[in-house]
Notes:
Large-subunit ribosomal RNA, half A from a Planctomycetia bacterium, 1573 nucleotides, folded computationally. It was read from a public genome assembly. The prediction has a mean pLDDT of 80.

Context: one part of a larger RNA
């Protein structure tokens, strides 16, 4: 180190619970608001904060009612101070109070209107769709809208509107695509109808008076047309009449309009309310158990120390209101109307005008311009009055219906921010609202906006007195409690981290297991008397063995995904269609709705409608037939089967439709605090250099021009700091920093840089232009919404077992990684029936393999011959001749073909017969798949390359394990249901690794075996052929190898041997006019050839086997290794081994057969996508039932038990009151190792990197539990145009004092910008307001615009500018131009004195009032020097250095005073107080001046005039008096902005000395720091 066990830590899963959510039902209410709402701010308590309440009368005041003993809300206990039986707190009604901001206001959905997208779908897209949706805007009500026919219909009729069911996915519309989609009618809910304009007329006005016209009345309101007017006629009573009475009717939502009272009911507080606190035991506690009682119109529910009808709150039932509110019915009061309408005759007066209608263009109607009616709108035209007009889907006629151009109208319908009551096969803290809790909080963002986490001690705090250790924190005892359950608190899993014990591990690696197995330790309730067996833990050693998921032809793959653990996390629901199962009926069935009823369920009506009952046809139509056809016929489709409703399951359609995932499109808002540009107003730029124009003088010219010197001071001039920019390099790159730093670099009077305020914005702004910038975002910002856009794409998709089991092909496809149909798979149909397959036989057609060329079409070729043609040469008048040229013919020989065939198989295919098997087909439901791979054979492409590519065919893999090939998807063998320490074989093997072998005959010598070719070779073996050979071969040795002749020619020479020609002859046993060497040429050597010697085979060649060379790559590697001479190779024989094959024994299961059954038999049981079947488990519900107090359930931990699996018991421990199990059914948010998944926890890296400028520390003392760090001191170091001081913005208490040390501080800490407590900011004159205006903003009236809104005048705002009155000193821990002291100033008022007439608006005039650059002047301040004074100091003498240090302040004419300094002194205080001049540099404001071109705010204060008007006003001096509000602390970086105590950024002012031109640089002063390891 590993495994195991035990005990812990850690963490917060699981279980249980619920204060909170969520869905629905019923009722109520459906608004609040200038009588100040909603929302917010700030206050309010004795005491800080959050919530709640309230409002300066402030957790409350007054009053009526209720109620009763305690109370001062809550987190949140205690304290303080109080109230209350003279009735508090508390609850309800009424009243009072109600600070500040915000109102064309607020409010969830529903309604009506204005305006109006896009993603998407159409597999693209434009009409179309999404959709009149989302969004924006206007506006109303408790509902809104609509509404009493210029309607619908069809020859029948209905009778306002709205809503529901149906009609019906019908008629239709539609790139006739995707899709969109009525109406009539019928059944229901609820019902309700009215008023005007006009004609005519009365009254009263006006006028232009036969009349016209306005107002108020009367009249009048319809479509069998109505009304007016005229006449006639009928009429309850009384009365001549006016009128009265009676009768009738209606009514407060329309139809006219004010109301009140009573009764009743309900709401806003409440009250009464039965019956055991009976016994016993255990227990912490009884409500549970046992025993024994009682109530019940109450046994709903909750609580109480475990489960309570009788303990508490309640419940059934009953009762109750001073006051307020609401309602129905009735009654009464009241109000109003009618009583003149009907009928008839006549008349032709009225019946809604820029209207209806038309044209053009649009919109809406289901209806997309269509034949397109009807309805609505814009523009232009433009009627009629009942003998009129409109409609009936172009239009016309007939017929029918209705009566426009005015208005009102309840109910039935929609919705729920809210109140009350109730319910749930809804959730139970990662769930349910985002929110169970100080949640729209903390936090993030400029903003719009985004947006969490976080529940549980116990019955009761009984919350641990006291002791010990410790500075604390914490711990140990003690105590409480049933139990420490101990506040980081119920249960308390896993990852992860430890400790103890058992076994094991230091020569051996490896998917970490599995099979076997020794040893060691332990157990034993089982067997056994014991031994032992058996079991548990470990596991030396041996065999086999390359994770999981996904995606793939194929993955250990070095292809994807996952660090680990826990929790969450994906085919659902509605409607509809289709098929199957089941159930009901036989025709089936109800929908909306109604009635009854319940705790929840339900039951009964309701037949509208739907499906079926008849089909055929385009239709008319006919009909068991019909269509086609002139028709007979034939043919097509039918007739000869049972449908329908419900339910469950499979699948489809419409919806987000299995989950997660875009980039994008559109709509409305929020952003110019960053940045780009612009506008207004301010500010900044050390120092040095150069020396334009002009001017002056001189020269020069007729005059000029020109020129020299000076003066002058221009410039997108030069060098270079501040400032600004960002060119180079290094560093940095989990940074110091989400863009910097270090060292250099560019510009630096300009198109410069910068502060403050402002402007314009998303297809828009802005842009010296880079697609730059528009808040760390830009080829179209950000936020929210449409929205769950879409995704033919990728990933993921959760328990088990059983049966069967694919495809990677064809056709079509804007199609190729997607689809559809077919093929292939599955399940069913007691469907059909021999249709299927193999083998054998018989019968067929073919034109492939092969073959062929005297059989075609072609290709290609040897030789011969020239038939013909052409070319060339010769000749040339013609005839001709030659040809090493080309084509062609003929003959001859050898060949070739996928697109040649005179021929022509094997197979394959078709038919029939036989035989053996058990398939096949049809229909219906459901799929998957249409990326294939390799191997053999046959082909195309390629190079007769590819692990290449495309086909055909078979096999295997895919989806297939096992054995072999060392290892090795596809090769060989062989198809795994499960078990066995059984047997036989296949491929392949048999020396060892490693199971199994021996024998025989040859070959090989190369370690060939155990990579390869052309080619090469006296390797070797076997079999031949030919030649020579005892007449002596081959090889060796000995000897000869001659002569003509130096052959001829050639040659300088050529003699066998430079070359050419010839190559004869002789002697011989043999010997070349010469094989090779050699010479200048000869010579010489040698060979052929011959003889001798030797004595047996020799030489050449062919075929076959096995060997050899050819043979070269980078770590060492080609039998798998060792090794092997066989254990190699060839052949033979006989064994054996060898698999999940076959067999044996046992078991499970599927199908079939037989059987009543039990069972028996046969054949099966590899499997991805996929089809089918059977089960396990989780949460909840119903019914039944069970256990539970002697410690029970769930959950959690452990175990050696059971089952075929998912899984399930049991026992022990833990747990501690809450629920759980079993059986049968039911309903689902129902099963996770994986989605770069989400949330939480924990590892690894790792005790590693780092601790943020390398300006630097050291020592001593102090404090303290503790000191590198805190305080003090002494040295040292750093900055010093800052790292010093002042101060705008911003921050908002960080400031000062005392205390503290948990957290923050990159370590420490006694310390702090941290925490706690207390304290601190003082103004007439500083800044702002009470003054002014710039850019710009808001804008009364006004103009414009669908709405929202836009522009803009008067006016009001708006500093960065104008105006405008204070200085010195002192003082506090912390403020000071603010307090104090001193001396001033301003404005107003009053008074006094003097003067003596004007004053006066928003009017008029002046002024305010302005650029840039240069120069001059030069206060104050500051610096330096000199002088002076003092002190220190003193190398040689000194009265002594050219040395060092310090000082000279303020007021005042002065006297003098004050302050400061110096000295002395413990302090108080005292003393001193000389000198106080000069020079030089710097140089603000202002002023002056010069130059120049780009010509350089506004208004007020102020001065003057003077209109209206007014008149003791105005001016000066003095005295008195008044002078408001806001800011004022601290901070210039550790306090702002950058997520930080961050090397960045941040406007302006002061800014000393030496060297120096300088604000550069270096060193220093004052002052500040040493950068928190």
């Nucleotide at each position: 180190g590993g495994c195991g066990u035990a005990u812990g830590g850690g963490g917060g899963a699981u279980g249980u619970c619920u204060u909170g959510g969520u869905g629905c039902c019923a009722a109520g209410a459906g608004g609040c608001g200038a009588u100040a709402a909603u929302g917010g701010g700030c206050g309010u308590g004795g005491a800080a904060g959050g919530c709640u309440g309230c409002g300066a009368a402030a957790a409350g005041c007054c009053u009526g009612g209720g109620g009763u003993a305690g109370c001062u809300g809550u987190c949140a206990a205690a304290c303080a101070a109080g109230c209350g039986u003279u009735g508090a707190u508390c609850c309800c009604g009424g009243g009072g109070u109600u600070c500040c901001c915000u109102a064309u206001g607020c409010a969830a959905a529903c309604g009506c209107g204005g305006c109006g997208a896009a993603g998407u779908g159409a597999a693209a897209c434009a009409u179309c769709u999404c959709a009149g949706u989302a969004a924006c805007c206007g506006u109303a009500g408790g509902a809104a809208a609509a509404g009493a026919a210029a309607g619908a219909a069809a020859u029948c009729u209905c009778g306002a509107c709205u809503c529901c069911g149906u009609c019906a996915g019908u008629a239709g519309c539609g790139g006739c695509g995707a899709g969109c989609g009525a109406a009539c009618g019928c059944g229901g809910a609820a019902u309700a109808g009215c008023c005007u304009a006009a004609a005519c007329u009365a009254g009263u006005g006006g006028c232009u008076u036969u009349g016209c016209u306005g107002c108020u009345g009367g009249g009048g309101u319809a479509g069998u047309g109505g009304g007016g007017c005229a006449c006639a006629u009928a009429g309850g009573u009384c009365g001549c009449a006016a009128g009265a009475c009676g009768a009738a009717a209606a009514g407060u939502u329309a139809c006219a309009a004010a109301a009140c009272u009573g009764u009743c009911c309900g709401c806003u507080a409440g009250a009464a309310g039965a019956a055991g606190u009976g016994a016993g035991a255990a227990g912490g506690a009884a409500a549970g158990c046992u025993c024994u009682g009682c109530c019940a119109u109450a046994g709903a529910g909750g609580g109480u120390g475990a489960u309570a009808g009788c303990c508490c709150c309640g419940u059934a039932u009953u009762c109750g209101g001073c006051a307020g509110c609401g309602g129905u019915g009735c009654a009464g009061u009241c109000u109003u109307u009618u009583u003149g309408u009907g009928u008839g005759u006549g008349u032709a007066c009225c019946c809604g005008a820029g209207u209806a209608a038309g044209a053009c263009c649009g919109g809406u109607c289901a209806c997309g311009u269509g034949a397109a009616a009807c309805c609505c709108g814009g523009u232009c035209u433009g009627a009629a009055u009942c003998u009129g007009g409109g409609a009936g889907g172009u239009c016309c006629a007939u017929c029918u219906c209705c009566u426009a151009a005015g208005g009102c109208u309840a109910a039935g319908u929609a919705c729920u921010c809210c109140u009350u009551g109730g319910c749930g096969u809804c959730c139970g803290a990662u769930a349910g609202u985002g929110a169970a809790a100080a949640a729209g909080u903390a936090g993030c963002g400029c903003g719009a906006g985004c947006g969490a986490a976080a529940g549980a001690u116990g019955a009761a705090a009984a919350g641990a007195a006291c002791c010990c250790c410790g500075g604390g924190a914490g711990g140990g005892g003690a105590g409480u409690g049933a139990a420490a359950a101990g506040a980081a608190c119920c249960u308390g899993a896993a990852a992860c981290c430890a400790u103890a014990c058992g076994c094991u591990u230091a020569c051996g690696a490896a998917c970490u297991g599995u099979c076997g197995a020794a040893g060691c330790a332990c157990c034993u309730u089982c067997c056994g008397a014991a031994a032992g067996g058996g079991g548990u833990g470990u596991g030396a050693c041996g065999g086999c063995g390359u994770g999981c998921c996904u995606u793939u032809u194929g993955c250990a793959u070095a292809a994807u995904g996952a660090c680990c653990c826990g929790g969450c996390g994906a085919g659902u629901u509605a409607c509809u269609g289709u098929c199957a199962g089941c159930a009901g009926c036989u025709g089936g069935u109800u929908a909306a709705g109604g009635c009854c009823u319940u705790a929840a369920g339900g039951g009964c009506c309701g037949g509208a409608g739907c499906c079926g009952u008849a089909g055929g046809g385009a239709a008319a139509c006919c009909g068991a037939g019909u269509c086609u056809g002139a028709a007979u016929a034939g043919g097509g489709c039918g007739a000869u089967a049972u449908g329908u409703u419900g339910u469950u399951g499979g699948c489809g359609g419409u919806a987000g439709a299995c989950g997660c995932g875009a980039a994008g499109c559109c709509c409305g808002a929020c952003g110019a605090u960053c940045u780009a540009c612009c506008c207004a107003u301010g500010g900044g730029c050390a120092g040095g250099c150069u020396g334009a124009a002009g001017c002056g003088c001189g020269g020069g010219u007729a005059a000029g021009a020109c020129u020299g010197c000076g003066u002058g001071a221009a410039g997108g001039g030069c060098c270079g700091a501040a400032c600004u920019c960002a060119c180079u390099a290094g560093u940095g790159u989990u940074g110091a920093a989400a863009a910097a730093u270090u060292a250099g670099g560019g510009g630096a009077u300009g198109a410069c840089c910068u502060g403050u305020g402002g402007g314009g914005a998303g297809g828009a702004g802005u842009a010296a232009a880079a697609g730059u910038c528009u808040a760390a975002u830009c080829a179209a910002g950000u936020c929210g919404g449409g929205g769950g856009a879409u995704a033919g794409c990728u990933c993921g998709u959760u328990c088990u077992c059983u049966u069967c089991g694919a495809a990677a092909u064809a056709g079509c496809u804007u199609u190729a990684g997607g689809g559809c149909u077919a093929g292939u798979c599955u399940u069913g149909u007691a469907g059909c029936g021999a249709u299927u397959u193999g083998c054998g036989g018989c019968a067929g057609g073919g034109g492939u393999a092969g073959a062929g060329a005297g059989a075609c079409u072609g290709a290609a070729u040897u030789c011969g011959u020239u038939u013909g043609a052409g070319g060339g040469c010769c000749u040339a008048c013609c005839c001709g001749g030659c040809u090493a040229c080309u084509c062609u013919g003929c003959g001859u020989g050898a060949c070739c073909a996928a697109a040649c065939u005179c021929c022509g198989a094997a197979u394959a295919c078709u038919g029939c017969c036989g035989u053996a098997a058990c398939a096949g087909c049809a229909c219906a439901g459901g799929a998957a798949a249409c990326a294939g791979a390799c191997g053999g054979c046959g082909a195309g492409g390629g190079a007769g390359a590819a692990g290449c590519u495309u086909c055909g065919u078979c096999g295997u893999c895919a989806a297939g394990a096992g054995g072999g090939a060392a290892a090795c998807a596809a090769c060989c063998c062989a198809g795994a249901u499960c078990g066995c320490c059984u047997g036989c074989u296949a491929a392949g093997g048999u020396c060892c690794c490693a199971a199994a072998a021996u024998u025989u005959u040859g070959c090989u010598a190369a370690g060939u075996c155990a990579c390869u070719a052309a080619g090469g070779a006296u390797g070797u073996u076997a079999a031949g052929a030919c030649a020579c050979u005892g007449a002596g071969a081959c090889a060796g040795c000995c000897g000869g190898g001659a002569u003509g002749u130096u052959g001829g020619c050639u040659u300088a020479g050529a003699a066998g041997c430079a070359g050419c020609c010839a190559c004869c002859a002789u002697u011989u046993a043999a010997a070349a006019a010469g094989u090779g060497c050699g010479u200048a040429a000869u010579a010489g050597c040698u060979u052929a050839c011959c003889g001798g010697u030797c004595g047996a085979g020799u030489g050449u060649u062919u075929u076959a086997g096995c060997a050899c060379c050819g043979a070269u790559a980078a770590u060492g590697a080609u039998c798998g290794g060792g090794a092997g001479u066989a254990a190699g190779c060839a052949a033979a024989a006989u064994g054996c081994c060898g698999a999940a094959g076959c067999a044996g024994c046992g078991a499970a299961u599927u199908u079939c057969a037989c059987g009543u059954a039990a069972g028996u038999g046969a054949a099966g049981u590899g499997g991805u996508a996929g089809a089918a079947g059977a089960g396990c488990g989780u949460u909840c519900c119903a019914u039944a039932u069970c256990a539970g107090a002697u410690a029970c359930a769930a959950g959690c931990c452990a175990g050696a038990c059971c089952g075929g699996a998912a899984g399930g018991a049991c026992u022990g421990g833990u747990g501690g009151c809450g629920g759980g199990g079993u059986a049968u059914g039911g309903a689902a948010g129902u099963g996770a190792u994986c989605a770069u998944g989400c949330c939480g926890g924990g590892a690894u890296g790792a005790g590693u990197a780092a601790c943020g400028a390398u300006a630097a520390a050291a020592c001593a003392a102090g404090u303290g539990a503790g000191a590198a760090u805190c305080u003090u001191g002494u040295u040292c170091g750093c900055c010093g145009a800052a790292a010093a001081c002042c101060u705008a913005a911003g921050g908002u208490u960080u400031c000062c004092u005392g205390g503290g040390g948990a957290a923050g501080g990159u370590a420490u800490g006694u310390c702090c910008g941290c925490c706690c407590a207390g304290g601190g900011u003082u103004a007439g004159c500083c800044g702002g307001u009470a003054c002014c205006u710039u850019a710009g903003a808001c804008c009364a009236g006004g103009c414009c615009g669908a709405a929202a809104g836009g522009c803009g005048u008067a006016g009001u705002c708006g500093a960065u500018g104008g105006a405008g009155g204070g200085c010195a000193g002192g003082u506090u821990a912390a403020u000071a131009u603010u307090c104090c002291u001193g001396c001033g100033c301003c404005a107003g008022c009053a008074g006094u004195a003097a003067g003596g007439c004007g004053c006066a608006a928003a009017g008029c005039g002046g002024g305010g009032a302005c650029g840039c650059u240069g120069c001059a002047u030069g206060a104050a301040u500051g610096g330096u020097g000199a002088u002076c004074g003092g002190g220190c100091g003193g190398a040689u003498a000194g009265a002594a250095a050219u040395g060092c240090c310090c000082g000279u302040g303020c007021c005042g004419c002065a006297a003098g005073g004050c302050c400061g300094g110096a000295u002395c002194g413990u302090a108080a205080g005292a003393u001193u107080g000389u000198a106080g001049u000069c020079a030089u540099c710097u140089g603000a404001a202002g002023u002056g001046u010069a130059g120049u071109c780009a010509a350089g705010a506004a208004a007020a204060g102020c001065c003057g005039c003077g209109u209206a008007g007014u008149u003791u006003a105005c001016u000066u001096a003095c005295u008195g008096u008044u002078g408001a509000c806001c800011g004022u602390a601290c901070u210039a970086a550790a306090a702002c902005u950058g997520a930080c105590a961050c090397a960045g950024g941040u406007a302006g002012g002061u800014g000393a000395g030496g060297c120096g031109a300088g604000a550069a640089g270096c060193c220093u002063a004052a002052g500040g720091c040493g950068c928190u390891c």